Predicted 3D model of a 539-nucleotide part of an RNA (small-subunit ribosomal RNA, 5' domain) from a Polyangiaceae bacterium. The sequence was found in a public genome assembly. Taxonomically the source falls in Polyangiaceae (Bacteria, Myxococcota, Polyangia, Polyangiales). The prediction has a mean pLDDT of 82.
[in-house]
Context: one part of a larger RNA
């Protein structure tokens, strides 16, 4: 000198864009943060309104609505944090002839015919509660057989590619699948004049192949400190066989052999998420890893598996532990390192806000629903940038202050005064961009028996949290808006008064003991400016 997620002191007008628990991965009250589908399925209220009534009740609307249940998809994304980890965790470059991949896209073939349950519900019952138990009824795109089915699988054989087969092709054999729902129509078929088991369309379902995406595993190289850590290792190193996995492998087990790593630093200890980047520097380098982006790890602590395409799963399950809460003392409930917020710690870090309008995500055919992701607003000079606090003229160089050699000098064109302007502020009015389209309607094309339905293209066509905000116009008055640090040298800027090695200053050198340019005050000056200094840290 530069920089900062800064803090502290003094001061403070406005706006834009960013950023905001670096400490206790400390404990958490409260609300919200993951649902959705009735076009998979069965069942289906209460309240309210209306009508009838024998006053017991019944019927209609709301409404096949709400809430719940079975089932499907999602909940493994998104969001948070950096505790652990010195490791194939990360970065980079490769390998997988050792692998998986739901939804999506393309290709191809199929979707036949049956069965038995179960929740919801009803009833009985246990419990303070959380939560159960028995009996009975019922549905499905839930579950289970049967049929059919292709080298996708199994065992036998042949051929091809290749360095290598666990790759590709193939012959006879073996085992293995599925689910329907909705909409429309009457051309042919059947019932016989409008429906269907018929036809058509859409969304599905099953098998196989390919792609895309995402992921698993393996390897070369690279990036911290300590040798006051020098030897370490028994599943250890390798082999054979088996188990396990999507998959290789001591990953695991049995047996066999005695290996394996190490001064190019093994082993041990300490510290640490890694990277793109960021800061500094002419560069080389050094330091760093907030925000944003990629990867990893974790979710009260430790362990474990289940479900699933995918987890050993932040707002899932089980076990153990610590802590907190409820309890009828028998037993139960919980997990903010999600968004706000509270206590605590600390020098120190924000609102228990608005909205799904946009972008994105989940579900759904869609309407739509959900979304503390996100978009916005609030608070904070925390940072960067921009603007303003007026502009021009104005000398008897006014008054006052300070200094003085008492003449004068300086504050100083500064003020006053005159002429203007109106950014910001205040008042009034107008008022956005961000919105692309969706449903629907109209027209054209495709499918079809069809003008229906479906699908596609074009036109038209709702929706704004921010926000009555930005912006614009008019009115108003120089009126309402400047401080902070420093002035001995380094280092730009000097005098007076007070004090008298005292009080004090200080980054270093050093000032102060009676004329202090170094302390304190004043006048003046210098620097920066809505900031200026100090402290801390890095180069």
């Nucleotide at each position: 000198g530069a920089a900062c997620g800064a803090a502290c002191g003094u001061u403070a007008g406005c706006g834009g864009c960013g950023c905001g628990c670096c400490u206790a991965a400390c404990a958490c009250a409260u609300g919200c943060a993951a649902g959705u589908c009735g076009a998979g399925c069965g069942a289906g209220a209460a309240a309210g309104g209306g009508g009838c009534u024998u006053c017991g009740g019944c019927c209609c609307c709301c409404g096949g609505u709400a809430a719940a249940g079975c089932g499907g998809c999602g909940c493994a994304c998104g969001g948070g944090u950096g505790a652990g980890g010195a490791a194939c965790a990360c970065g980079u470059g490769g390998g997988u002839a050792a692998u998986g991949u739901a939804c999506c896209u393309c290709u191809u073939g199929g979707u036949g015919g049956g069965g038995g349950a179960u929740a919801a519900c009803g009833u009985c019952u246990c419990g303070a509660a959380a939560g159960g138990g028995g009996c009975g009824c019922u549905a499905a795109u839930a579950c289970c057989g049967c049929a059919u089915g292709a080298g996708a699988c199994c065992a036998c054989g042949c051929c091809c590619u290749g360095a290598a087969a666990u790759g590709g092709g193939u012959g006879a054999g073996g085992g293995a699948a599925a689910a329907g729902u909705c909409u429309g129509c009457c051309u042919a078929u059947c019932u016989a004049c409008a429906g269907a088991a018929g036809c058509a369309g859409a969304c599905g379902c099953c098998g196989a192949g390919a792609g895309a995406u995402c992921a698993g595993c393996c390897c070369g190289c690279g990036g911290c400190c300590c040798a006051u850590c020098a030897g370490g290792u028994a599943g250890u190193u390798g082999g054979u066989a088996g188990g396990g996995u999507a998959a290789u492998g001591g990953c695991c087990u049995a047996c066999c052999a005695a290996g394996c790593c190490u001064a190019a630093g093994a082993c041990g200890g300490g510290u640490a998420a890694c990277u793109g980047g960021u800061c500094u520097g002419a560069g080389a380098g050094g330091a760093u890893g907030a925000u944003c982006a990629g990867u990893c790890a974790c979710a009260c602590u430790g362990g474990a598996a289940c479900u699933g395409a995918g987890a050993c799963a932040c707002g899932g399950u089980c076990c153990a532990g610590a802590c907190u809460c409820c309890u009828a003392c028998g037993g139960g409930a919980g997990g903010c390192a999600g968004c706000a917020g509270u206590g605590g710690g600390g020098a120190a870090u924000c609102u228990u806000g608005c909205g799904c309008a946009a972008u994105g995500g989940g579900g759904g055919a869609a309407a739509c629903c959900c979304u503390g992701a996100c978009g916005c607003a609030g608070c904070g000079a925390c940072g960067c940038c921009g603007c303003g606090u007026g502009a021009g003229c104005g000398a008897u160089g006014a008054a006052g202050g300070c200094c003085u050699u008492a003449g004068g000098g300086u504050u100083g064109u500064a003020a006053a005064g005159c002429u203007c302007u109106g950014u910001g502020g205040a008042g009034a009015g107008a008022g956005a961009c961000g919105a692309a389209u969706a449903a629907g309607u109209c027209g054209g094309g495709g499918u079809u028996a069809a003008u229906a339905g479906c699908u596609u293209c074009g036109a038209u066509g709702a929706u704004g949290a921010c926000g009555g905000u930005a912006u614009c116009u008019c009115u108003u008055u120089a009126g309402c808006a400047a401080g902070c640090a420093c002035c001995g040298g380094c280092u730009a800027a000097c005098u007076c008064u007070g004090u008298g090695c005292c009080a004090g200053c200080a980054g270093c050198c050093g000032c102060g003991g009676u004329a202090a340019g170094a302390c304190a005050g004043a006048g003046g000056g210098u620097g920066c400016a809505a900031a200026c200094g100090u402290u801390g840290u890095u180069c």